[in-house]
RNA sequence: GGGUGUUUAGCUCAGUUGGUUAGAGCGCCAGCCUUACAAGCUGGAGGUCGUAGGUUCGAAUCCUGCAACACCCA
Repeated sequence: GGGUGUUUAGCUCAGUUGGUUAGAGCGCCAGCCUUACAAGCUGGAGGUCGUAGGUUCGAAUCCUGCAACACCCA
């Protein structure tokens, strides 16, 4: 330098041939339970979906640039 893949909650991930609310597990907070802790049960907070644009009535999802990471080729 060329190519491929990935980027969604604190962590690990799901969600795509665009359509009404963005989700799960773990973690975190509160309550219940317990003498207390853990476990268990219930509830809650937390995300402008890497970033900047484009297409569209409508974008996590399609297109383009950029960035980060991983791998392959040279």
Predicted 3D model of a 74-nucleotide RNA (transfer RNA) from a Deltaproteobacteria bacterium.
Its Rfam family is "tRNA".
The prediction has a mean pLDDT of 80.